[in-house]
Molecule: transfer RNA
Organism: marine eukaryotic metagenome
């Protein structure tokens, strides 16, 4: 100087419109049991503050902390 930091992990989220997906987890079906396979639930307010906007994961400022140079 540039990129990055969003569920437990891995990542998604043109042109701002209210956050999804896939592994894990948890329950039920199947099994003699397990383990696969099906089908369902739950978990995050997006690293912190501030701003702009009707509305901010998204735009603007500052810090923190990470990878490159």
């Nucleotide at each position: 100087u540039g990129g990055g930091a969003u569920g437990g992990c891995a990542c998604a989220g043109a042109u701002g419109g209210u956050a999804g997906c896939g592994c894990a987890a948890c329950u039920g079906a199947u099994u003699c049991g397990u383990a696969a396979u099906c089908a369902g639930u739950a978990g995050g307010u997006c690293g912190g503050g501030a701003g702009u906007u009707c509305g901010a994961g998204u735009c603007c400022c500052c810090c923190u902390u990470c990878c490159a140079g």